[in-house]
C1' cells in the first nucleotide's frame, strides 16, 4: 500500500457494495417443491353451469439455494482423445391394428395410545399387459431371429399427446499430457500388485470383477509414509520478477447427523426420498414411533466479531398446466451496521478597541486572533407543506407517495481523533521526583522531564481517527532477473571414480531445442482504454485491447542436440634422456643415552630463582676398558626436492607408483568436474602379542603458595617402537575445491632442452617453488601469471548471536566417540577490518632531587597545632589520596558565632513603596523590675520650613515586602586546586584515504623547550616555549636631602656636629652592557656542541610575574553573585549564659630537646627589610623582672620600634649532668566592661618524659642546605602558625640497571565509564522453556482372526401367484423363505507412528549490588588456540 476485520473515543445526510474467517457445534418455531380434472375412476358444495378435493397416473423434486468437513488426486486448471448415453428442445422418415387381466380410491369388518396398518368385496385409465404390423433398429452360427404404441380436449378445423427410428443442440462419464505445497531426522514400495488369454460386467475402454499363465510395476528427475490444504478465473502487494491469498460475483469438484447400501429414474447411489447400523434429542398407554437449518429468518453455544422470525413475486428467471393460473426465502426491495469505497455538509462575507477570558511573559508584552462578538448576506443538509416519476411493450408495482421537482421559515439540525525527543509535520508552563507512568526502534523519568499526567498552543487527517492483527513492500536479508564462501556465516582433510552436467576443429544432412508466420482455444466477469449513463464520484452499460498460456500446421537453419563423415591443436601410447627424504620390504652403520662387569679414585654428586626430596663411605659424581638393548638418524640441510592430501630424511639391495624434458611414429575428443559410492588419511586412543634405552599423561614425593589438585625440582607406569586388526579425528591451514584459456615487469633458485664463448659466463625455452611491485579486485587488510584479476564448466558450501555442533532418531564403531541434526527459550546485538586513545608484570629514546651520591629531617618523647573517632544540650560549618588534616581561620574568653540552654519581638536589626494616624513622638538624667534584651516610674526638654497641616524629616498603624551561614558546587557565574612552567594543544588551504583520520606534529641532528637546522605532500598560521615586565649582579648620565663626607675650613672627650662640597657610597629616574658578537676544534659548508679570549655577568647570567587545549560531575550557594526549591508569631531578629578550648585513644603538621660543633656567665662588633597618630615612644626615675611613671622627637632615608643573633673570652668534663624543660605550688604585670570555664607574660620554687628514635618516609643541587636572628599581616590582648628580610655557609651527583611521575615513536589489545578496564567456570537462590524417565492416557493407522445388519447378484426353493400356453393336469414366468461368498459397524491379540502427563533426573537460559578462585585479552604475568587422552572444587593442569 491493503483488509470480508475488531476495540478505543467520536458520529449529520446520501449512493454503491459487503456482513459467523471461530462449533462441517446443538437447534424451538414458521416458510423454502410443486402442479396438471385437457390421462382416470370417485366424492363435496350448488337446481344447473361450474368450482373445489383425497386417491391412481403424468411432469417435475438430479434445477434452484447451502456449506468447505473430506481431498496433494476417482480433484482443479490447460491442452489432446475415443470406446459411450443424453428427459424436455430443434430437424427428418415412418407409424399408433387388435385384444386381456387387475388395482388404490370407495364399502364393510377389524389392530394399534400414536405412527401406521390387517382382511373382503367393487371399480378406472395416457397404470399393466398378449398378439399383429415392421421403413428404419438390434442380435446373427449371414440360413435367420428378436422387438411398439394412448389418448385427450374440441366445433368438423385443430391443437397438445403417444411409438420407432436418424440427425442436431445440450449436458453428463470416460481416457491421456503438462502445470501448481511442506518434510529423507519418511528409502524402499507393491499380490489383483504389473502384463498377458479367457468369459463376466457397464451406457462406454479397462483387473472393473473371476479363472489361468508370466513376474511384473513404481522409485533419488524422491516412490512409500506424514503433516496441511477444496482448485481455478482472479484479489492484494511489486518498477518488474516475484511474494501471499482463493470472502463478495463466476467455473469445477466435494459434502447433507456420522458410517455403509442400493431403489426410482434420462440423469442420484439422491440436502427437505427409501433401508440398515450408531452417536444424539423428542413423543409414548412401554408394546413401540418421530427427527436431521453445511436452505431463508431465528435460538442457544463458541467468540475480539458478523444483520431482520420484515415485504412482494411487480421485474429477472425456474417447476407443473393447452391456458387462466398455482409454486417459488430463486430472486427483487425494504430493515440494522461508519464494515468498506465514493459524494455533500456543519455556513459565507466584512469586522482591530487587535474586546474580555485562557496561556506564556524578560512584565515591555506576546500568543489565542478576524478568531469571537457587531453588521450584512445565502439555504446545501436537515425540518414542514405541496406536486410526483421511470423500472411496464396492452394489464399488473413490493419498493412507495420512494427518487425528483416547487415552495416556506430560520444561521437555524450536524466535529471529532490521533500526535507534537529524533526516525517524522508539529513547544511552553506546571505537577511528579527512576514514584506514577510512557515506549514501534533507540530511549524518557532518581527536584528546572519540550519523552510520564494536566493546560495553553501547534501539526496532520477528518466523520472519521487512533490502536490491534494479518499479507506485500521496503529486504539485493534465500540473491532467475539479482548475493556469496583468504580473515565477517561459508571449500568437504586428501584422491579414485558410477550417474549426472559440460565438451576442441571440418563437411554435408535432420529439424527436438530455438526464432518467424497461420489457425483453434484461451467461459463470463475483473484489470487496462476508449465512449455512454446515474447533477458528480464511487458505481453501471457498450465496443475495443488484452489474457504474456497451450495445441496444431507451415517456414527458416546461426547457434545447441541427433546421427553420419573427416581432422589433429585437448588427451593418450611410443621412442630417446633426467632429478627426486615418493611407496614396500629385507639387511646395514657409526655417534650419544642408560644399564651391567672390572680398574683408578675420594666425599661429596645432582638440581634450582633459591633450595629440598634424591643418589652416594655397602664408594656415587669424574675417569678408563669391556660388554647388553632399545630408539632416533648430526654434519650435508638449503623460502631445495618428492608425494593427492597425511606426510618423507644414516647406507645399501630388490620390487614398485608418479613426475619432467625432448623426438614428433601411432589413436584420433578417448577431455573436465563428479551427488551416491570406494580408498587412503598426523597425533591421541582400543583389541591381541612382542618390545621397551631415553622420554614421559597417570601417580608418589619436594618446593613456591593465602591455597597450589599448577607453573619448578626428583623419581615414574600406561603410552611413545614392531606386527596384525580397529577409529577416522585436527588451526587436516595457503583459515583460499578441481579444470580450461587470457591479462605488465624485476629479482633468487631447483630439474631438463637449444644458442654463444677457450673458459669464467651469458642469451633464452618448458616444467616447478620464492620474494617485490603495477593493472584490475577488495569493506578493509591486502591478492597481484601460484590471484583473492578478466571469463568459461562441474561440484560442496552459507544466510543475525546463544541454545548447539547440543538434544531425539538414523548409520557407523569393541569402546571412546564419529556423522548427519533440530526445536522451544533468550537477546539487540553477536562478528571483521582499520582509526583514535588509553594501558602493558611489550620494546626504544629522553627529562624531573625520581633513583643513586651525599646534607638535614619525620616516625620514638614532651609540648603546641589541624583532623579522625568517642563525649556532649550544642561540642556550628565546610575541606578526604597525591591535590583534606599549623587547611577556609592575616587572631574563637563577651563580640565573632554560623552551634546549644533559657528569656524576649513579629512590616521585623536592614532596604523601598503606597495609604492613614501622631506632634505628650522621640531624647536626656534618676528611681525601680529583671541574666540582660526589654518594661514601669519621676524630673527636664521637646524639629525645621511655610502665608497655610505647605514641604521636608522623624514615629506609629496597615499592607505590599524585608529577612535566612536554610538545600542542591551533580542547576549555575566567579574565582581556586592539579596533572605541570610539562612541551604540548590545534587551525586554514592542499594532498592521501570510501569512511574513521592521517599528513603537517613522523624521520636524521640538536636543544631546558614542537628550541632550531637539514630532509620530506607538504605549504602557512594560532595558542603554548622563548621574549617583551620586576628584581638583583657592573658602569655611565642626571638630580643632591632627611642619605654621604674625599679636600678645603671650624669644632668637640668623641660624633657629618657645623660652613662647605657633589668626588665616592647611597637614593631613584633615564641609559649603556650579553649577541654564540670573536678565535679554534667538532657537526652535513646547517642548527648546534666543546674549549678559549675579553668582560662585572657566558652560553635561559641568579630569582619573581606570567599557567596552552583540556582532564578530575576536583574545591567552594558558609566571601561575593545566582536559577529553583523550603521557612515566614520563625529554619527571621534581639539578649545573657554556655559551647566551638571536651578526651581512653589514633593519624598528620611543627616546636623544644636528648647535650661539649653545647649549656652558663662576661663581652659588646656587623645586617636587611619592615612599621607607626585608636600610632611607635627616646632620655629620665624606678621595680629583681614582666613592667610602671614618664614624655623630647616623629605623619618618618630626619623620630622611634631597634637590642640583631649565632660570633669572641671564660667556667662546666659526660652525668639524666650547669642537659633537658614539660608539669606543679605560691607571688605579681599588662591588655581589655570582663582572663573561672578559656589569654599572653614575669619572678621564686618544682624539675616528667627524653641518652639520636623499627618498620617506613620527607626536604634539598649555591649563596642553595643547614645553622642564626630581625620585621610585619591579623591584633584591645594572644605566634611554636603564615608572609618576608638579611648573618654565617656546606658535602654530593660514578651514573640512568632499577621505584615514581612526565614526553616522543613503536608494538600488542577481546580495554573505551578506557587495567580501579575486561571477563571465566564451580556453587547457593528465584524463574522460565526443554532432553531422559518406571510408567498412565488418548489419537491415527496397519496385521491377523471373530462375528455379520441392510444389500443388489449367485444358488436354492414349492409356503404361493391376475394377465399368455393348455379342455383339464400342467407349462413359461414371477416370488416369499433358507443358503453361501461379499460388505459397514462392532469384538480379541499384536504392531507403527503421534500428542497428553509423570515420582525423579540432565544439562540450557535469565535474574542491581551472594560465595570460591583468576582460565582468557598486554609476553595476561606457564604465549595461545585445535585435535586426542588422563586427572582436578571450579574456571583449568598435564603428555602427545
Nucleotide at each position: 500500500a491493503a483488509c470480508g476485520a475488531a476495540c478505543g473515543c467520536u458520529g449529520g445526510c446520501g449512493g454503491c457494495a459487503c456482513g459467523c474467517u471461530u462449533a462441517a457445534c446443538a437447534c424451538a418455531u414458521g416458510c423454502a417443491a410443486g402442479u396438471c380434472g385437457a390421462a382416470c375412476g370417485a366424492g363435496u358444495a350448488g337446481u344447473a353451469a361450474u368450482a373445489c378435493u383425497a386417491g391412481u397416473g403424468g411432469c417435475g423434486c438430479a434445477c434452484g439455494g447451502g456449506u468447505g468437513a473430506g481431498u496433494a488426486a476417482u480433484a482443479c486448471a490447460u491442452g489432446g482423445g475415443a470406446a459411450u448415453c443424453u428427459a424436455g428442445c430443434u430437424u427428418a422418415u415412418a407409424g399408433a391394428c387388435u385384444g386381456g387381466g387387475a388395482u388404490a380410491a370407495c364399502u364393510a369388518u377389524u389392530g394399534g395410545a400414536a405412527a401406521c396398518g390387517a382382511u373382503a368385496g367393487c371399480u378406472a385409465a395416457u397404470a399393466c399387459u398378449g398378439g399383429a404390423u415392421g421403413a428404419g433398429u438390434u442380435c446373427u452360427a449371414c440360413g435367420g431371429a428378436a422387438g411398439a404404441a394412448a389418448g385427450u380436449a374440441g366445433a368438423u378445423a385443430u391443437a397438445c399427446g403417444c411409438u420407432a427410428u436418424a440427425a442436431g443442440a445440450u449436458g453428463a462419464g470416460c481416457c491421456u499430457a503438462u502445470g501448481g505445497u511442506u518434510g529423507a531426522u519418511u528409502a524402499g514400495c507393491u499380490a489383483g500388485u504389473u502384463g498377458g488369454u479367457a468369459g463376466g460386467g457397464u451406457a462406454a475402454g479397462g483387473g472393473c470383477c473371476u479363472a489361468c499363465c508370466a513376474a511384473g510395476g513404481c522409485g533419488a528427475u524422491g516412490a512409500u509414509c506424514a503433516a496441511u490444504a477444496g482448485c481455478u478465473g482472479u484479489u492484494c502487494u511489486g518498477a518488474g520478477a516475484g511474494g501471499a491469498a482463493g470472502a463478495u460475483c463466476a467455473g469445477c469438484c466435494a459434502c447433507a447427523c456420522u458410517g455403509g447400501a442400493a431403489c426410482u429414474g434420462a440423469g442420484a447411489c439422491a440436502c427437505g426420498g427409501u433401508c440398515c447400523a450408531g452417536a444424539c434429542u423428542c413423543c409414548u398407554a412401554c408394546g413401540g414411533g418421530a427427527g436431521g437449518c453445511a436452505g431463508c429468518a431465528g435460538u442457544g453455544g463458541g467468540g475480539a466479531a458478523u444483520u431482520u422470525u420484515g415485504g412482494a413475486c411487480a421485474a429477472u428467471g425456474g417447476g407443473g398446466g393447452a391456458a387462466a393460473c398455482c409454486c417459488u426465502g430463486a430472486u427483487c426491495c425494504a430493515g440494522c451496521g461508519a464494515u468498506g469505497c465514493c459524494g455533500c455538509g456543519u455556513g459565507a462575507g466584512u469586522g482591530a478597541a487587535g474586546a474580555a477570558g485562557g496561556c506564556c511573559u524578560u512584565c515591555g508584552g506576546g500568543u489565542u486572533g478576524u478568531a469571537a462578538a457587531g453588521c450584512u448576506c445565502u439555504u446545501u443538509u436537515a425540518c414542514u407543506g405541496a406536486u410526483g416519476a421511470a423500472g411496464a411493450u396492452a394489464a399488473u408495482g413490493a419498493c412507495g407517495g420512494u427518487a425528483a421537482u416547487c415552495a416556506g421559515a430560520g444561521a437555524a439540525u450536524a466535529a471529532g481523533u490521533c500526535c507534537c525527543g529524533g526516525c517524522a509535520a508539529a513547544c511552553u508552563u506546571c505537577g511528579u521526583g527512576c514514584c506514577a507512568g510512557c515506549a514501534g526502534c533507540c530511549g524518557c523519568g532518581g527536584u528546572a522531564a519540550u519523552a510520564c499526567g494536566a493546560a495553553g498552543g501547534g501539526g496532520a487527517c477528518u466523520a472519521g481517527c487512533g490502536u490491534u492483527g494479518u499479507u506485500c513492500g521496503g529486504a539485493a536479508u534465500c540473491a532467475c532477473u539479482g548475493g556469496g564462501c583468504g580473515u565477517a556465516a561459508a571449500g568437504a582433510g586428501u584422491g579414485a571414480g558410477u550417474a549426472g552436467g559440460c565438451u576442441g576443429u571440418u563437411u554435408a544432412g535432420u529439424a527436438a531445442g530455438u526464432u518467424a508466420g497461420a489457425u483453434g482455444u484461451g467461459a463470463a466477469a475483473u484489470c487496462c482504454u476508449u465512449a455512454c449513463u446515474c447533477u458528480u464520484a464511487a458505481g453501471g452499460u457498450a465496443a475495443g485491447a488484452a489474457c504474456u498460456g497451450c495445441a496444431u500446421u507451415u517456414a527458416a537453419u546461426a547457434c545447441u542436440g541427433c546421427a553420419a563423415a573427416a581432422c589433429u591443436a585437448g588427451a593418450g601410447u611410443g621412442c630417446g634422456g633426467a632429478a627426486g627424504g615418493g611407496g614396500a620390504u629385507a639387511a646395514u652403520g657409526g655417534a650419544a643415552u642408560u644399564c651391567c662387569a672390572a680398574g683408578u679414585g675420594u666425599a661429596g654428586a645432582g638440581g634450582u630463582g633459591a633450595a629440598a626430596u634424591u643418589c652416594g663411605u655397602a664408594g656415587a659424581u669424574a675417569u678408563u676398558u669391556g660388554g647388553a638393548g632399545g630408539a632416533a638418524c648430526a654434519c650435508c640441510a638449503g623460502a631445495a626436492g618428492c608425494g593427492a592430501a597425511g606426510g618423507c630424511g644414516u647406507u645399501u639391495a630388490u620390487c614398485u607408483g608418479g613426475u619432467c624434458c625432448g623426438c614428433a611414429a601411432c589413436u584420433g575428443a578417448c577431455g573436465c568436474u563428479g551427488a551416491g559410492u570406494c580408498a587412503c588419511g598426523a597425533a591421541a586412543g582400543c583389541a591381541u602379542g612382542g618390545g621397551g634405552a631415553g622420554c614421559a599423561a597417570a601417580c608418589a614425593g619436594g618446593a613456591u603458595u593465602a591455597g597450589a589438585u599448577a607453573c619448578c625440582c626428583u623419581g615414574g607406569u600406561a603410552g611413545u617402537c614392531c606386527a596384525u586388526g580397529c577409529c577416522c579425528u585436527a588451526a587436516a591451514c595457503g583459515a583460499u575445491g578441481a579444470g580450461u584459456g587470457c591479462u605488465a615487469g624485476a629479482u633468487a633458485u631447483u630439474g631438463g632442452g637449444a644458442g654463444a664463448g677457450c673458459a669464467a659466463u651469458u642469451u633464452u625455452u618448458c616444467a616447478g617453488u620464492a620474494u617485490u611491485u603495477g593493472a584490475g579486485c577488495u569493506a578493509a587488510c591486502g591478492c597481484a601469471u601460484u590471484a583473492a584479476g578478466c571469463a568459461c564448466u562441474c561440484c560442496g558450501c552459507c544466510u543475525g548471536a546463544g541454545u548447539a555442533g547440543u538434544a531425539c532418531g538414523g548409520u557407523c564403531g569393541c569402546a571412546a566417540g564419529a556423522u548427519u541434526a533440530a526445536a522451544a527459550c533468550u537477546c539487540a546485538a553477536a562478528g571483521g577490518a582499520a582509526u583514535u586513545g588509553a594501558c602493558g608484570g611489550g620494546g626504544a629514546c629522553c627529562c624531573g632531587c625520581a633513583c643513586a651520591a651525599g646534607c638535614g629531617g619525620u616516625g620514638g618523647a614532651g609540648c603546641a597545632u589541624g583532623u579522625g573517632g568517642u563525649u556532649u544540650a550544642a561540642u556550628u560549618c565546610g575541606a578526604a589520596g597525591c591535590u583534606a588534616c599549623g587547611c577556609g581561620a592575616a587572631a574563637a574568653a563577651c563580640c565573632u558565632u554560623a552551634c546549644c540552654a533559657a528569656g524576649g519581638u513579629u512590616u521585623g536589626a536592614c532596604a523601598u513603596u503606597a495609604u492613614g494616624c501622631u506632634a505628650g513622638a522621640g531624647g536626656u538624667u534618676u528611681c525601680u523590675a529583671g541574666a540582660a534584651a526589654u518594661g514601669g516610674a519621676a524630673a527636664u526638654u521637646g524639629c525645621a520650613u511655610u502665608u497655610a497641616g505647605u514641604u521636608g524629616g522623624a514615629g506609629c498603624a496597615u499592607a505590599a515586602c524585608a529577612g535566612g551561614u536554610g538545600c542542591u558546587g551533580c542547576a549555575u557565574g566567579g574565582c581556586u586546586g592539579u596533572c605541570g612552567u610539562c612541551a604540548g594543544c590545534u587551525c586554514g588551504u592542499g594532498u592521501c584515504g570510501u569512511g574513521a583520520g592521517a599528513u603537517g606534529u613522523u624521520g636524521g641532528g640538536u636543544u631546558a623547550a614542537g628550541u632550531c637546522c637539514c630532509g620530506c605532500a607538504a605549504c602557512g598560521a594560532g595558542c603554548g616555549c622563548a621574549a617583551c615586565c620586576c628584581u638583583c649582579a657592573u658602569c655611565c648620565u642626571u638630580a643632591g636631602u632627611u642619605a654621604c663626607u674625599a679636600a678645603c675650613g671650624g669644632g668637640u672627650c668623641a660624633a657629618g656636629c657645623u660652613g662647605a662640597g657633589a668626588a665616592c657610597u647611597c637614593u631613584a629616574a633615564g641609559g649603556a652592557a650579553a649577541c654564540u658578537g670573536c678565535u679554534g676544534g667538532u657537526g652535513u659548508u646547517a642548527a648546534g656542541c666543546c674549549a678559549g679570549a675579553g668582560g662585572a655577568a657566558g652560553g635561559u647570567g641568579g630569582g619573581g610575574a606570567u599557567g596552552a587545549c583540556g582532564u578530575c560531575a576536583a574545591g567552594u550557594c558558609c566571601u561575593c553573585a545566582u536559577g529553583g526549591c523550603c521557612c515566614u508569631u520563625a529554619c527571621a531578629c534581639c539578649u545573657u549564659g554556655g559551647g566551638c578550648u571536651a578526651c581512653a585513644c589514633a593519624c598528620g603538621u611543627g616546636c623544644u630537646a636528648c647535650a661539649a660543633u653545647g649549656g652558663u656567665g662576661g663581652u659588646g662588633a656587623c645586617a636587611g627589610a619592615g612599621a607607626g597618630a585608636c600610632g611607635c615612644a627616646a632620655a629620665a626615675u624606678u621595680g629583681u623582672g614582666a613592667g610602671a611613671u614618664a614624655g623630647a622627637g616623629c605623619a618618618a632615608a630626619u623620630c622611634u620600634c631597634u637590642a640583631a643573633a649565632a660570633g669572641c673570652c671564660a667556667c662546666c668534663u659526660c652525668a639524666g649532668u650547669u642537659c633537658g624543660g614539660a608539669u606543679u605550688g605560691c607571688a605579681c604585670u599588662c591588655u581589655g566592661c570582663a582572663a573561672c570555664u578559656c589569654g599572653a607574660g614575669u619572678g621564686c620554687a618544682u624539675g616528667a618524659a627524653g641518652u639520636u628514635g623499627g618498620a617506613a618516609u620527607c626536604g634539598c643541587u649555591a649563596g642553595u642546605a643547614a645553622u642564626c636572628g630581625c620585621a610585619u599581616a591579623u591584633c584591645a590582648g594572644c605566634a611554636u602558625g603564615g608572609u618576608g628580610c638579611g648573618g654565617u655557609g656546606a658535602a654530593u651527583a660514578c651514573g640512568u640497571u632499577c621505584c615514581c611521575g612526565g614526553g616522543u615513536c613503536u608494538u600488542g589489545u577481546a580495554c573505551a565509564c578506557a587495567c580501579c578496564g575486561c571477563c571465566c567456570g564451580u556453587c547457593a537462590c528465584g524463574c522460565c522453556a526443554u532432553g531422559g524417565g518406571a510408567g498412565c492416557u488418548g489419537a491415527u493407522u496397519u496385521u491377523a482372526c471373530c462375528u455379520u445388519a441392510a444389500g443388489a447378484g449367485g444358488g436354492u426353493g414349492u409356503a404361493c401367484c391376475a394377465a399368455c400356453c393348455g379342455c383339464a393336469a400342467g407349462g413359461a414366468g414371477g416370488a416369499a423363505g433358507c443358503c453361501a461368498a461379499c460388505c459397514a459397524a462392532g469384538g480379541u491379540a499384536g504392531g507403527a507412528u503421534u500428542a497428553g502427563u509423570g515420582a525423579c533426573u540432565g544439562g540450557g537460559g535469565u535474574g542491581a549490588a551472594g560465595u570460591c578462585g583468576u582460565a582468557a585479552c598486554a609476553a595476561g604475568g606457564u604465549a595461545g588456540c585445535c585435535g586426542u587422552a588422563g586427572g582436578g572444587g571450579a574456571a583449568c593442569c598435564u603428555g602427545c
Notes: Predicted 3D model of a 1440-nucleotide RNA (small-subunit ribosomal RNA) from an uncultured Alphaproteobacteria bacterium. The prediction has a mean pLDDT of 84. RNAcentral holds the sequence, with entries from ENA, Greengenes and SILVA.